[in-house]
The RNA shown here (transfer RNA) has 73 nucleotides and comes from a Bacilli bacterium. Rfam family: tRNA. Rfam describes the family as follows. Transfer RNA (tRNA) molecules are approximately 80 nucleotides in length. Gene Ontology term of the family: triplet codon-amino acid adaptor activity. Its mean pLDDT, the model's own confidence on a scale to 100, is 83.

RNA sequence: GCCGAUUUAGCACAGCUGGUAGUGCAAUGCCCUCGUAACGCAUAGGUCGUAGGUUCAAAUCCUACAGUCGGCA
Numbered sequence: 001g002c003c004g005a006u007u008u009a010g011c012a013c014a015g016c017u018g019g020u021a022g023u024g025c026a027a028u029g030c031c032c033u034c035g036u037a038a039c040g041c042a043u044a045g046g047u048c049g050u051a052g053g054u055u056c057a058a059a060u061c062c063u064a065c066a067g068u069c070g071g072c073a
Stems, first nucleotide, its partner, number of pairs: 001072007010025004019056001027043004049065005
């Protein structure tokens, strides 16, 4: 330099034939217990890497750029 994959909550990941974003763990509160942990219930946490474009509507489609990983040279 070229090609490909990937970027979503604190962490690991779903969600992609476009229609108001979720699960598990972690966190916080409550319940339970003599007490702790576990179990149970609830809550908070995200301008979906950035910037544009298409569309009534974009995490999802298109373009550029950036980060990470891999392959080729």